[in-house]
Context: one part of a larger RNA
Order: sequence, then structure tokens, then C1' cells
RNA sequence: CUGGGCGUAAAGCGUCCGCAGCCGGAAAAGUAAGUCUGGAGUGAAAUUUCAGAGCCCAACUCUGAAAGCGUUCCGGAAACUGUUUUUCUAGAGUUCGACAGGGGCAAGGGGAAUUCCGAUUGUAGGGGUAAAAUCCGUAGAUAAUCGGAGGAACACCAAACGCGAAGGCACCUUGCUGGGUCGACACUGACGGUCAGGGACGAAAGCGUGGGGAGCGGAGGGGAUUAGAUACCCCCGUAGUCCACGCCCUAAACGAUGAUUACUCGGUUUGCGAGGGAUUCGAUCCCUUUGCGAGCCCAAGCUAACGCGUUAAGUAAUCCGCCUGGGUAGUACGAUCGCAAGAUUAAAACUC
Repeated sequence: CUGGGCGUAAAGCGUCCGCAGCCGGAAAAGUAAGUCUGGAGUGAAAUUUCAGAGCCCAACUCUGAAAGCGUUCCGGAAACUGUUUUUCUAGAGUUCGACAGGGGCAAGGGGAAUUCCGAUUGUAGGGGUAAAAUCCGUAGAUAAUCGGAGGAACACCAAACGCGAAGGCACCUUGCUGGGUCGACACUGACGGUCAGGGACGAAAGCGUGGGGAGCGGAGGGGAUUAGAUACCCCCGUAGUCCACGCCCUAAACGAUGAUUACUCGGUUUGCGAGGGAUUCGAUCCCUUUGCGAGCCCAAGCUAACGCGUUAAGUAAUCCGCCUGGGUAGUACGAUCGCAAGAUUAAAACUC
């Protein structure tokens, strides 16, 4: 190289966009690069294979030949691939009309609760735990009422829910803005798929500068527990958590399941559309067909089993990524990136 694989055994890049590359719908005509075919030349000899011969045999040696393959030239074929031209509409996109959404960004607003402050009522406890203590409180706490400040998060609705490429997104209103679905079938006419390198986004924690700081709370302090207790429990509490801008680029970034397309029994639930029917004053609701999502249970099939099963892990195709015994090790070295923390790429000796 060929081969076998990637839900859980090693293995799908966190996600998307996308240049090159690879692959690519239907019809007709041409061409002849790939392809197929006939002929010719060439690819030294030795070597290999076959047939025969010579050393007593074998190894060895000699003679002859073939197959197959590479390459060049001259003819021929035209189905397929390529290419050129013309055409098409089933892929893709545009347009028009509707629709749903917690998609994104910004500004403004709201109420509940915690904490703190002030005032008032009021008196000896409160808090915490398995039990306690540290702690708070006669300088008046806890509890209750009123007023104020400030920060963070948005109960119920809420769901087997919705949206987003993923990360993720939920109080309300407004502005700006991305994507999607359905219906119409008007337009373009293969404009498509995937994508090494590249680019963008990317939870939390962490970092830089400046703000902010209610609650919670790494570190730290104290009280308990215990043989000890650098913990679990309790009282405090700094970074942080929040905002702006700039970095970091990692996760059990999970469906542990790459993307796209086609095909392959059903049942049931649900979200959003479209059509028909029934009913009604109308809305709602009911039945049915159909499209796009989200779940559950199963036929066939697949699977080592578990399980998957039209949202495939079934049957196929294209493209990319990745795996090749365990440890050493996702480490060392080198390189790139980063302010740093570190990230990415990524071995070997040795050992079982």
C1' cells in the first nucleotide's frame, strides 16, 4: 500500500463558514484526454517462471520460450468518466403571502426576596447543630411596622416545551438584527455536497485595566467532630461571582453517535404551519390528509451484548477527521500561540 474499524472495547475535530482538492442531476450533438482494442518499436545481460539439456543426483550451469507489465508511435471504437456547445427543472437559490420562537445586540422600566441604614413598637434573648460552641444582643438584638440605599437573580406560567451551528438562551417594553417553517409555483438554471490548510464563534474557571460589590463564597481565621481532622458540620470572610473593554480557547464542549443525499413496516404523544370535513351565532373543540421539528414503543435489518430502529447504530453513495496492545504520556524535546496560567502539535529509551 492493501485491509479492518470509530454509541459503551483504541478511535467523530467543541461548533460553524470556507479557498484549493475530491465528488457531483436530466437530454442532445461534437471531441477523443482517461478507457477499450489491433499493429509496430523499446524496456542490455544476469535474475524469476515454463520446456529441454550437461555435470552419477541435487545445488549449479547451459539452450530455447512464454506470460504479464511500463513506455512511445500509427490505426480503430465511443457505452462510461473528462471536455466543448445547446437545452431542461426534479437538486440549490430567489420572489410573493403567511406563521412560531426564552436566536442575538442595545436602551428603558418592574415587582418579590436577601443585606445594610434611619425611625417607631417592644424585651431578653437570638442564631446555629445530631448535640454544641465560636458569633450577634441591655451601647436594646431577634420579632413587628414604616421609610430609604444598593447589588444580583427573575417565583408562578413551565412542559415529554420552544429557539440557536455549537457554546448557550427565560421578568416586561421598545429599537436594531440573524436564522427557520408552511403555502403559492412567478423567476434563475446545477449556481450543488464535503472540506486539508485558513477564518470566525466558543460554558465555567483564570488573566489585564477601570468600575461595582447585596447575597453566595476558593484562600484565610475561628468553633466543633476526631486518636489526629490541614476535611465533611457551624460562625466569619478576601479574591471571584456582576459591568465595560481586551485576553485565555479548555470541558463527561455528550446523543460519549462528523456532514450531506436517497431508500426501507407500523403505533402513540407533542410544538408550529397548510388543506378538507363535521359542529357552532362565532371562537374553541372533534375527525382526517399533508409538511417541518421534538419524544416514546416496536417490524425488518443491524449489533459482542446492551441496545439502535424513517431523528438508524438498517441499506447504499460522496467528502472530511480519527484509531492500530497496556504503561511511560497527552509527558519530554523542538516549534507556534499566550501577559501569565498554560494551550496546540507530539515522541523515544525502558517495561509488561